[in-house]
RNA sequence: CGGAGGAAAGGAGCCAAGCACCUAAGUUUUUUUAUAUCAUAUAUCAAUAGAGAAAAUUUAGGCGCGUGGUUUCACAUAAUGAGGAGCCUACGUUGGAUUAGCUAGUUGGUAGAGUAAAAGCCUACCAAGGCGACGAUCCAUAGCUGGUUUGAGAGAACGACCAGCCACACUGGGACUGAGACACGGCCCAGACUCCUAUGGGAGGCAGCAGUGGGGAAUCUUGGACAAUGGGGGAAACCCUGAUCCAGCGAUGCCGCGUGUGUGAAGAAGGCCUACGGGUUGUAAAGCACUUUUAGCUGGGAAGAAAAGUAACAUACGAAUAAUAUGUUGCACUGACGGUACCAGCGGAAUAAGCACCGGCUAACUCUGUGCCAGCAGCCGCGGUAAUACAGAGGGUGCAAGCGUUAAUCGGAAUGACUGGGCGUAAAGGGCAUGUAGGCGGUAUGUCAAGUUGGAUGUGAAAGCUCUGGGCUUAACCUGGGGACUGCAUUCAAAACUGAUUUACUAGAGGACAGUAGAGGAGAGCGGAAUUUCCGGUGUAGCGGUAAAAUGCGUAGAGAUCGGAAAGAACACCAGUUGCGAAGGCGGCUCUCUGGACUGUAUCUGACGCUAAAGUGCGAAAGCGUGGGGAGCAAACAGGAUUAGAUACCCUGGUAGUCCACGCUGUAAACGAUGAAAACUCGCUGUCAGUAUUAUAUAUAAUGUUGGUAGCCAAGCUAACGCGUUAAGUUUUCCGCCUGAGGACUACGACCGCAAGGUUAAAACUCAAAGGAAUUGACGGGGGCCCGCACAAGCGGUGGAGCAUGUGGUUUAAUUCGAAGCAACGCGAAGAACCUUACCUACCCUUGACAUCCUACGAAUCCCUAAGAGAUUAGGGAGUGCUCGAAAGAGAGCGUAGAGACAGGUGCUGCAUGGCUGUCGUCAGCUCGUGUCGUGAGAUGUUGGGUUAAGUCCCUUAACGAGCGCAACCCCUGUCCUUAGUUACCAGUCAUAGAAAUAUGAGGGACUCUAAGGAGACUGCCUGACGUAAGCAGGAGGAAGGUGGGGAUGAUGUCAAGUCAGCACGGCCCUUAUGGGUAGGGCCACACACGUGCUACAAUGGUGAGUACAAAGGGUAGCGAACCUGCGAAGGUAAGCAAAUCUCAAAAAGCUCAUCGUAGUCCGAAUUGGAGUCUGCAACUCGACUCCAUGAAACUGGAAUCGCUAGUAAUCGCGGAUCAGCAAGCCGCGGUGAAUCCGUUCCCGGGCCUUGUACACACCGCCCGUCACACCAUGGGAGUGGGCUGUACCAGAAGCAGGUAGAUUAACCGUUCGCGGAGAUCGCCUACCACGGUAUGUCUCAUGACUGGGGUGAAGUCGUAACAAGGUA
Repeated sequence: CGGAGGAAAGGAGCCAAGCACCUAAGUUUUUUUAUAUCAUAUAUCAAUAGAGAAAAUUUAGGCGCGUGGUUUCACAUAAUGAGGAGCCUACGUUGGAUUAGCUAGUUGGUAGAGUAAAAGCCUACCAAGGCGACGAUCCAUAGCUGGUUUGAGAGAACGACCAGCCACACUGGGACUGAGACACGGCCCAGACUCCUAUGGGAGGCAGCAGUGGGGAAUCUUGGACAAUGGGGGAAACCCUGAUCCAGCGAUGCCGCGUGUGUGAAGAAGGCCUACGGGUUGUAAAGCACUUUUAGCUGGGAAGAAAAGUAACAUACGAAUAAUAUGUUGCACUGACGGUACCAGCGGAAUAAGCACCGGCUAACUCUGUGCCAGCAGCCGCGGUAAUACAGAGGGUGCAAGCGUUAAUCGGAAUGACUGGGCGUAAAGGGCAUGUAGGCGGUAUGUCAAGUUGGAUGUGAAAGCUCUGGGCUUAACCUGGGGACUGCAUUCAAAACUGAUUUACUAGAGGACAGUAGAGGAGAGCGGAAUUUCCGGUGUAGCGGUAAAAUGCGUAGAGAUCGGAAAGAACACCAGUUGCGAAGGCGGCUCUCUGGACUGUAUCUGACGCUAAAGUGCGAAAGCGUGGGGAGCAAACAGGAUUAGAUACCCUGGUAGUCCACGCUGUAAACGAUGAAAACUCGCUGUCAGUAUUAUAUAUAAUGUUGGUAGCCAAGCUAACGCGUUAAGUUUUCCGCCUGAGGACUACGACCGCAAGGUUAAAACUCAAAGGAAUUGACGGGGGCCCGCACAAGCGGUGGAGCAUGUGGUUUAAUUCGAAGCAACGCGAAGAACCUUACCUACCCUUGACAUCCUACGAAUCCCUAAGAGAUUAGGGAGUGCUCGAAAGAGAGCGUAGAGACAGGUGCUGCAUGGCUGUCGUCAGCUCGUGUCGUGAGAUGUUGGGUUAAGUCCCUUAACGAGCGCAACCCCUGUCCUUAGUUACCAGUCAUAGAAAUAUGAGGGACUCUAAGGAGACUGCCUGACGUAAGCAGGAGGAAGGUGGGGAUGAUGUCAAGUCAGCACGGCCCUUAUGGGUAGGGCCACACACGUGCUACAAUGGUGAGUACAAAGGGUAGCGAACCUGCGAAGGUAAGCAAAUCUCAAAAAGCUCAUCGUAGUCCGAAUUGGAGUCUGCAACUCGACUCCAUGAAACUGGAAUCGCUAGUAAUCGCGGAUCAGCAAGCCGCGGUGAAUCCGUUCCCGGGCCUUGUACACACCGCCCGUCACACCAUGGGAGUGGGCUGUACCAGAAGCAGGUAGAUUAACCGUUCGCGGAGAUCGCCUACCACGGUAUGUCUCAUGACUGGGGUGAAGUCGUAACAAGGUA
């Protein structure tokens, strides 16, 4: 230099291809037919065609050919922009581990197929990978985001409207066409459903806009318009557009406006309340003066409209005056909303207010109704006769065209805690160790730059949010601009800290050497005491056991005692807040093996460390398996006791087991209820193991130091209790665990186990609590101290008898009512024959028996007759007063009649109340102010040591003081004094009478006494012991001695104690009766039970006779002397006394004498018969007393129980109140006049301190379990029925791909013109595959005879397990 071969993607070039305008072939529309298809035949109509006339060579139209111009579109090719898609990657994106292993085209490679394109995307072959505790797989749930709601934020919940993305379009599959689809209003197939049919076959898909049905608590008009904005087609005109713009419906939300404004007190009427005066609604209304938004009527009336069109002109392009493009000007036209927004006028307060709530939370209160009913309720809770809580009303409060309810989200909730929680006892530390992953990690040095920090750039759509402007009259709303969007990516820089890496270090950790203590572990051997059994001896009747007994053992010789033997288990003293070990745990002695700790030396390595899911090991007792062993003890079991029972506690026996070897189990209040490791933070004391120094009696001490183990305390922490260098303090690292109580240390599932069972671990449902620590009380079959007629020591009673009286019960026409352990029962009742009286029966009254007011008449009043049980009814008669006034008349008071307001109620509620009272209790307590302590409730004071009758006093003392109680002050009584002396007194004096005693009178003021005032007693004095004091014991003096004796006096409170019948009073109820009157009856009954009394049972007595001594009271509707009568009760007559004068009035027991002689009597007196007295209208029911006669029970009282401590108990009589009469009761008075108290163990009650508590209605408390009944949810369950899904297989529509030898075949190529080729279509076959089917599993839901436990439920059964020492901790 020439020539040949040469790949995907990619690049360059060539060729080819045709649309619109015009014309034609043509075509279109409508109708009919079954809305499809085919065949055959016929009819009708329009237009065309056909025929005729006029004018003129012009005009009009058409066709063909050529050239040129222009605009837009289409097409082809290439490159590129904008926009839009496809694919890929990292990070982010719900719950469940009771889902732990998943995966075969699975992971990768090679070569192909395929796509617009990378790739197991697909195929063949090769390799054996890939994912997973940083949660794979599986199950359940869910469109994602900008954002929305809430919140201080961090977060939490949500994802309507608007905007971006995805997915879907009857259900499932599939491709075609196309730039784009596997296509909402396209196609094919399969399925379900609906519709049409001539039965042959066809049609359809509102999760488009309206609309219908269904479902549901619930969601709109089958509207107008393309005028605007936007989109599609077209050259354009224009057409289409349920996009859109408007209108309609809906208080669904947000915003704005109105429903009038001013004045107006007689504070109207009405309503409601009321202390009846008034208050409130309330300036609210009415009235007067104004305004006119809105609604109504009348009239006017916008903006939203500019483009496009067309004409002319100008410019540009062009050969051009054509055509086209641009610009200017003119013309005509376009509005759904809609005569809408807006404006003006007219008249008139005219057209416009509701809902919820009013007990607290939470703003707002009364009445009526109701009566645990009806009802309310967010939580607590309200309602059972005075409901601010239900319902209504009046009034009020809050919001307001809305208000309230329901549902839901966030907040409060620091209640899942990142910000920002906890784990000793409230829920919560794994039983203990070892160690993997992971997390965290000492000192020094260099480098890097992952974390970290700063700057820059890009991005973080718009809307929304926020700041600032603008537009609708304002606002909501709309809109311009800015900010924020806390983020991500890239890049530059820094190098302290973390990290990575390099080189070093020794304080962490480990090793070496020298020592120390120890119940540390494993194995082997040895020892003595005791128990039991066996053998033998001695010996005789019991032993044993308990609160007491019995079972049991023993005359066949136990128990006791002596000697011997055997066996098993455990190791007294030492022994200790001692030691060792990781924990469980470890205890006689010796030996062998072995782990850890500590001390000292400062020799070595050089961060080797800490913690610790998963895993692994150890792990008390009981239990299980196999084989031994078995003395004692001892579940189960048996017997004996106890007991209502006793499946217990106690006793006698007794088997597993306890012991050994080898395995298993894997849990405990496995506890310091306190995870491990490291650092820091005042001290004191003991003890164990070392060690150093110093001192000296050489064996100790002192001072240091290291490690362990205990006690106390500071700071700090803690809810408190408490912890406190061994932290529960201050910090760091890592692990485990908690999130209301019950259900539930459960069910199901899984794993482990021989089993028993263990580990992990829910839900439904039910409740508004469960729980911790501390406080004050109360309580205890807890403790300590103390007191009281509380016990004990005594005396006398009750309980037995008869009677009286009260109660219960029963009865009754009625037996009126109340009181109910102590603290009802001789109580209200200090006095029921009528009355009382409230009850029953009968007969009566209705403004009433009683009060006030009104009207009329009459004075009041008195007497008589008749009926009746009486109340009462009927009739008749007498009779006029007082005050004022001249009189007429009026008035007060009284009576009668009438009308109505009202009277009346012992009717209910004492749980609506006042007042009064009982009781603990005449017990010594109960509180406050200030201060102090405690987060607080609260504490302190008020406790402690003494003492007292006492919280009385003293001392101590973070308390100091004070109040109500205690005591004292008051009354009576005990001694003395002063004053006074009548009715009391009478020593002495006088007088009179008398024989005397004595009486009377003078008189006295001494005595007694009376009644006023004083004195006196205070632990004042002495002695004693305890440390002082307070006080105590003894003594003196004194009338009285330690409060002299007695009384009055009753703190804060408790018992919803008692009383509405003493009185008062709220509310309710009755009103010819639940009110009032009268007569009679009842309260007095009587198989019975109880309480309180009287009288007795006898000789300390009864009876008869005689005789002595009180106090305190009462008395004129009264006490009543003396005398007379009577057996007597009493009667007759009558003096005195309104009382220190008279009278009741006799005191009785006592003393003296006599009698009775132990007996149902000379005891006892009930009961009954007869006769009387008194009171009183009246003693029948139903009085008291007297006389005569009668002469019951009862012979000292079971269990049990009461009173009393000195002038008391016991015993004896007297008086008074009430009252006509009635006392065995009650309240007082005096006479006689004891015993006992060692003492505080026990019973009862009380006070103080302390302790426990699950009680607070407070032990008559609380509370557990079975059973029975009802309801609820749930587990198991022979099974049954659905749903999702796995595996294996059958089957295979449509479709795409591949194959094809069968059938058909215009355009292209060749041709001999016959045909052949290439290709295509159909058919068939193959691969894939939807529906469908068969078999077998997993998961899940529903249901199921029966069954298990659980929960809940005013009044069921059985016991009493727990809380106190809960009666056996």
Molecule: small-subunit ribosomal RNA
Organism: metagenome